Large-subunit ribosomal RNA, domain II from a Candidatus Pacearchaeota archaeon, 682 nucleotides, folded computationally.
[in-house]
Context: one part of a larger RNA
C1' cells in the first nucleotide's frame, strides 16, 4: 500500500431571537418537607426572579419628570407578559478533532562518558650513545684531544597495547562496522576494580564537549486536554435563494470589529432599470494661443549692465550682447479665450419591477483575487507593478479555438423530435473536392512571431518627356579647324596646376567627360549621320511575393497533404454544427383561486452554481404503547429485479440455523475515503 473496525460541533450555566404549548394583569416556583408501587411519581411550599411606571447624579416627584427664570428641548406615558420545551446565535468553561518547540515542581541517573581519589595490572625487539667513570696523550696549571667503559631521553624504528590521517573503496544491517593507508608507543603512557562531584548543576589541556544511542540546559512523573490568529481533517440525501476577494480601525498587514454583497422571518405598498424632456453640475478629449511658461526665424526700436572697435578726455559708434514691441512657427500633467461625446443630480411622462423597493429582528460567509477589452501612473520592458470603467472566470457545464480558468458562441429540470450561432464543408472528420473574377510561384501560405531599410520579381494604375519630320537601342562612319587657347613648366600638345571657356567649318564635334603618354601619340565619350521600323525612358502609387530572418535529439500548417489550391482577395448559394432556439409530453419551485387541502386549477422572462442561509426527508442504537413475523427457516451474506429524485425500501432463489420486524412518540458516544489519523489483519 489495500482491507476491517475505531475516529471529530457535546455537557452545563446564563443570555438572545424563532417555533410550539399553558396561564395570562399577572407568570413562576427553588431549597426544603410529605406520602406512594420510591434512581421514579404525586401533593404541599409565592422566599426569590420577570413583568405590571417612568424621569433625574439624588433628594424627591410622579404620567409625568429633568434642565432652566421662562421659552423650548430630552427621556417617558396610549398596556402583555411569564413559564417550560425545542431549534439557531452569543458569552464563560479543554469547548469540534489532533498537532507544537517550550515554562515551571518534584523525583531517578557518572554500570557510557568527563575530571579527581584509592588500590592493582601492562609495555615484543631494535636503534641511537647525555652526564658520569677509567684510560692513553698534551700542558705548570685551568683544560683539551682520543678510546674505552656507562645506559641518559615527554629519542628514533616497530609488535602488543591505544587511537583514528586518508579513500565518489566496502557495507545499510535501527545507529559509527570492515578493508587498506596512517598517528602515538618509557609516557602530560595505557588500562582493571572500587569510590567523588547532578541538571541552571557537575565536568571540561574548550569542540558549547560530555553527564547511560537523549545535551545552547539529562531522564521520569506532574502542573496539562500549556497555548497555537498556524497546518491537516470534521461521516446521508433532495429541494429553494445565492456572495466576498472591497471601505474604515486595530503593535493591523495568510487574523479580526463595523459598513458594504448573501440568506430566512415579518411588516408596509409602491418603486425607479431604460428612453425622452425641462433646469442645473463639470473644464477631460480634441482643439487653441486670449493667460503662463517654453520654442523657431525675421523686422523695428532702444547704447542699455556687460564685450569690441577709435579716442589724450569727455565720449562715439557697434553685423557681439541685453531689453521692448510686432510678424510668422512650434508646444505643454501642474497653460485655457472657447470647448464635446459619456458621466451625473431634481422634476415630469412612458417603461420596467412589484416573488420588486425599503424598514425592522436572526444567521453567515468574505476583507490573498485573476484575465480580456477601454482609460490612466510608474518602469527600457515584462505573463510587471498600481489605480479606474466594464465583462468573464473565480462559482459555468455545452459547441467552436489541435490541445487550453477566464478568446468567440452559449447560461445546462428530464425525454424525444427539428431549426440555427460561432466555426466550418480533400481525408483522418458531420457538411461544397460548389459557382464566378482576379492575384501568388515563395509550399509564401493553409487560424499562434517581426521591423526599420532594401528588391529592373509580378499583376494593375496614372502623370510627364521623346517619338514614322524615325524614338529607344545594336551595327558602320565621322567626331574637324584657329590651336600644341595663355599662363606655369624640364616637359603641360582637350586630359599635373592656375586664368579664360571664344571663334570657324559643319550634318555635328567640349579650348573636352573617362582610361592612356616623360611629352606626343593612341583608345572610347559627348554631338551627327547611315541602317533598321515602333514603341522608349523616368517617376510616382496600390495588391500579392521576395530579402532582412540566428540555439541547442530529427519535426511539424493539430496531421496527411494541396499550386487553374484543400493558399489569398471579392461577391453567391447549399449544407454541416450546442444542453442556444422551436414544438410536444413530463417533474419541481414561485404566486393566485377554490366550503376543505399532504389535493385541483390557473399564471410563471422560474429550474448552472463554491462559501453560506433556509427547508423538507432517508438510515442507524435504545425507551414506552399499539400490532406482527419465525425450525414449514429469524438475523446475517453475496446475487437476481422492482419500486423512488435521492439518502434508501421491498421481493425471488440460492446460503445460514435462532431470533427478528412494523407504526406513533421520545431519546442519542447516530451515518467515514481522506486527519504523514489509531488498533489489528495483510
Nucleotide at each position: 500500500g489495500c482491507c476491517a473496525g475505531g475516529g471529530a460541533a457535546u455537557u452545563u450555566a446564563u443570555u438572545u431571537a424563532u417555533g410550539u404549548g399553558g396561564u395570562g394583569a399577572g407568570g413562576c416556583u427553588a431549597a426544603u418537607c410529605u406520602c406512594c408501587u420510591a434512581u421514579g411519581g404525586a401533593g404541599a411550599g409565592u422566599a426569590a426572579c420577570c413583568g405590571g411606571a417612568g424621569c433625574g447624579a439624588a433628594a424627591g416627584c410622579a404620567a409625568g419628570u429633568c434642565c432652566g427664570a421662562a421659552a423650548u428641548g430630552g427621556c417617558g406615558a396610549u398596556u402583555a407578559a411569564u413559564c417550560a420545551c425545542a431549534u439557531g446565535g452569543a458569552u464563560a468553561a479543554g469547548a469540534c478533532c489532533u498537532g507544537a518547540a517550550g515554562c515551571c515542581a518534584g523525583a531517578u541517573g557518572a554500570u557510557c562518558u568527563a575530571a579527581u581519589c584509592a588500590u592493582g595490572a601492562a609495555u615484543a625487539a631494535g636503534a641511537u650513545g647525555a652526564a658520569g667513570u677509567u684510560u692513553u696523550c698534551c700542558g705548570a696549571a685551568a683544560g683539551g684531544a682520543g678510546a674505552a667503559u656507562g645506559g641518559a631521553g615527554g629519542u628514533c624504528u616497530g609488535a602488543a597495547c591505544c587511537g583514528g590521517u586518508g579513500u565518489u573503496a566496502u557495507g545499510a544491517a535501527c545507529a559509527u562496522g570492515u578493508a587498506c593507508u596512517c598517528g602515538g608507543a618509557u609516557g602530560a603512557u595505557u588500562u582493571g576494580u572500587g569510590a567523588u562531584u547532578a541538571g541552571g548543576g557537575g565536568u571540561g589541556a574548550a569542540a558549547a564537549g560530555c553527564c547511560u544511542a537523549u545535551c545552547u540546559a539529562a531522564u521520569c512523573u506532574g502542573g496539562c486536554g500549556a497555548u497555537g490568529g498556524c497546518u491537516g481533517g470534521u461521516u446521508c440525501c433532495u429541494g429553494c435563494u445565492g456572495a466576498a476577494a472591497u471601505a474604515u480601525g486595530c503593535c493591523u498587514a495568510u487574523g479580526u470589529a463595523u459598513a458594504g454583497u448573501c440568506u430566512u422571518g415579518u411588516c408596509c405598498a409602491g418603486u425607479u432599470u431604460g428612453u425622452u424632456a425641462a433646469c442645473g453640475g463639470g473644464g477631460u478629449a480634441a482643439a487653441g494661443u486670449a493667460c503662463a511658461g517654453a520654442u523657431a526665424a525675421g523686422u523695428c526700436u532702444u547704447g542699455c549692465a556687460g564685450g569690441g572697435g577709435c579716442u589724450a578726455a569727455u565720449g562715439c559708434u557697434u553685423a557681439c550682447g541685453g531689453a521692448g514691441a510686432c510678424u510668422u512657427u512650434u508646444c505643454u500633467a501642474a497653460c485655457u479665450c472657447a470647448g464635446a461625446a459619456u458621466c451625473u443630480g431634481u422634476u415630469a411622462a412612458c417603461u420596467g419591477c412589484g416573488u420588486a423597493a425599503g424598514a425592522c429582528a436572526g444567521g453567515a460567509a468574505a476583507c490573498a483575487g485573476g484575465g480580456g477589452c477601454g482609460g490612466c501612473a510608474u518602469g527600457u520592458a515584462a505573463g510587471a507593478u498600481g489605480c479606474u470603467g466594464u465583462u468573464c472566470c473565480g462559482a459555468g457545464a455545452c459547441c467552436c479555438g489541435a490541445a487550453c480558468a477566464a478568446g468567440g458562441g452559449a447560461g445546462a429540470c428530464c425525454a424525444a423530435a427539428g431549426u440555427u450561432a460561432a466555426g466550418g464543408u480533400c481525408c483522418c472528420a458531420a457538411a461544397a473536392u460548389u459557382u464566378a473574377u482576379g492575384c501568388u510561384a515563395a509550399g509564401u501560405g493553409u487560424a499562434u512571431c517581426a521591423a526599420a531599410g532594401g528588391g529592373a520579381g509580378u499583376a494593375u494604375u496614372g502623370a510627364a518627356u521623346c517619338u514614322g519630320a524615325g524614338a529607344c537601342g545594336c551595327u558602320a562612319g565621322g567626331g574637324a579647324u584657329g590651336u600644341a587657347a595663355g599662363c606655369u613648366c624640364a616637359g603641360a600638345a582637350g586630359c599635373a596646376g592656375c586664368u579664360a571657356u571664344c571663334a570657324u567649318u559643319u550634318a555635328a564635334a567640349g579650348a573636352a567627360a573617362g582610361c592612356g603618354u616623360a611629352a606626343c601619340a593612341g583608345c572610347u565619350c559627348a554631338c551627327c549621320u547611315a541602317u533598321c521600323g515602333a514603341g522608349a525612358u523616368u517617376c510616382a502609387a496600390u495588391g500579392c511575393c521576395u530579402c532582412g530572418a540566428a540555439a541547442a535529439u530529427g519535426g511539424a500548417c493539430g496531421g496527411g497533404g494541396c499550386u487553374c489550391a484543400a493558399g489569398c482577395a471579392u461577391a453567391a448559394u447549399a449544407c454541416c454544427g450546442a444542453u442556444a432556439c422551436u414544438u410536444u409530453g413530463g417533474c419541481g419551485g414561485c404566486a393566485c383561486u377554490c366550503a376543505g387541502a399532504c389535493g385541483a386549477g390557473u399564471g410563471u422572462u422560474c429550474g448552472a452554481g463554491u462559501a453560506a442561509g433556509c427547508a423538507g426527508g432517508c438510515g442507524u442504537g435504545g425507551u414506552u404503547u399499539c400490532u406482527g413475523c419465525g425450525c414449514a427457516g429469524a438475523a446475517g451474506g453475496g446475487u437476481u429485479u422492482u419500486c423512488g429524485a435521492a439518502a434508501g425500501a421491498a421481493a425471488g432463489a440460492c446460503u445460514g440455523g435462532a431470533g427478528c420486524g412494523g407504526a406513533a412518540a421520545c431519546u442519542a458516544a447516530u451515518g467515514a475515503g481522506a486527519a504523514u489519523c489509531c488498533u489489528g489483519g495483510u
Rfam family: Archaeal large subunit ribosomal RNA. The family is grouped with related families in Rfam's "LSU clan".